This is a predicted structure of a 71-nucleotide RNA (transfer RNA) from Mucilaginibacter lappiensis. Taxonomically the source falls in Mucilaginibacter (Bacteria, Pseudomonadati, Bacteroidota, Sphingobacteriaceae). It matches the Rfam family "tRNA". The family's RNA type in Rfam is transfer RNA.
RNA sequence: UUUCCUAUGGUGCAAUAGCAGCACAUCAGAUUCUGGAUCUGAAAGUCGUGGUUCGCCCCCACGUAGGAAAA
Numbered sequence: 001u002u003u004c005c006u007a008u009g010g011u012g013c014a015a016u017a018g019c020a021g022c023a024c025a026u027c028a029g030a031u032u033c034u035g036g037a038u039c040u041g042a043a044a045g046u047c048g049u050g051g052u053u054c055g056c057c058c059c060c061a062c063g064u065a066g067g068a069a070a071a
Stems, first nucleotide, its partner, number of pairs: 001070007010024004018054001026042005047063005
């Protein structure tokens, strides 16, 4: 310098272009003499800016960050 891959709650992962879900963690409650375990509920997220589209986590462009390969 070029090419490719990845980026989604605090963490690990899902999501044919059509309601953003799951598990763990956190918080509140129930249970318990207390704690743990168990049960119920809640909060919390699409890397950024544009474009395409009736509609984008998803497609396109340019960036950012991380990783891989070639020279």